[in-house]
Context: one part of a larger RNA
RNA sequence: UUCGUGGCCAAGGAAUUAGGCAAAAUCAUCCUGUAACUUCGGGAGAAAGGAUUCCAACUUAGGUUGGACGCAGUGAAAUGGCCCAGGCGACUGUUUAUCAAAAACACAUGGCUUUGCUAAAUCGUAAGAUGACGUAUAAGGCCUGACACCUGCCCGGUGCUGGAAGGUUAAGAGGAGAUGUUAGCUCACGCGAAGCAUUCAAUUGAAGCCCCAGUAAACGGCGGCCGUAACUAUAACGGUCCUAAGGUAGCGAAAUUCCUUGUCGGGUAAGUUCCGACCUGCACGAAUGGUGUAACGAUCUGGGCACUGUCUCAGCCACGAGCUCG
Repeated sequence: UUCGUGGCCAAGGAAUUAGGCAAAAUCAUCCUGUAACUUCGGGAGAAAGGAUUCCAACUUAGGUUGGACGCAGUGAAAUGGCCCAGGCGACUGUUUAUCAAAAACACAUGGCUUUGCUAAAUCGUAAGAUGACGUAUAAGGCCUGACACCUGCCCGGUGCUGGAAGGUUAAGAGGAGAUGUUAGCUCACGCGAAGCAUUCAAUUGAAGCCCCAGUAAACGGCGGCCGUAACUAUAACGGUCCUAAGGUAGCGAAAUUCCUUGUCGGGUAAGUUCCGACCUGCACGAAUGGUGUAACGAUCUGGGCACUGUCUCAGCCACGAGCUCG
């Protein structure tokens, strides 16, 4: 002198910083006391306040009263910081062994769908096995994700399910024809039965597709322009074009808002964050779930109290290690 570990610090107390990161503080037992909200269980150790040593008296032993000393009495050592508000996920749980623990996964719940048992589904060439020594209150697949209130419109496209009249349509079957061959006929040219062979293909011919319906907690989708009210503005109203149907309830500058630090209000002396509103939703929206929600969370965001060397602004000490100098 640097690093690591630990300790102390006047006055201030987050002024530090992306951010109270780190540190400090809280911490035991008993007594009192305890709000909003709530699914009535919780919230809750809420918060907040008090006691703790020694001596004496009383007391049947739990304590009570009085007194003493000190700045300080739980202890040598204990070991929750708390409060307010919002987002997300209901919760306990699970996860990227070795940069991510989360709002991701799971979950109970709800729904759709398949499956009647030699079940569907899965593995296997098969035998066979799992499903299951189960039987639709079961088993498989997919989605959603406690609970409360709800879950709108569209079946035109894609998918799935059902239908079977018509169209199309494979292998197969296959009428007629054509060609070759030749018994026979013919003076000759030639004709030519049957059979065999080659070729051609009228007709017949299933599912599928076309077609007709159903189905969105299936994949998905859910408009534009113009005008109009006796100030202005706006448009309950009207017109028109297009569509399968034109976004309902609820929510909304949001984990979604580009413009944007939108505008107004709150909090601060001062607030791109935060909270409450507004709605002009670039580009929310209903089980790809919508909106709320007590409890929970090493979750994310904002604020406050307490507390502190995070800082103003540094200093000192101990131990260990390194470097430098002697």

Predicted 3D model of a 326-nucleotide part of an RNA (large-subunit ribosomal RNA, domain IV) from a Bacteroidota bacterium. The organism belongs to Bacteroidota, within Bacteria. RNAcentral holds the full RNA, with entries from ENA. The coordinates come from a structure-prediction model, not an experiment, and the mean pLDDT is 85.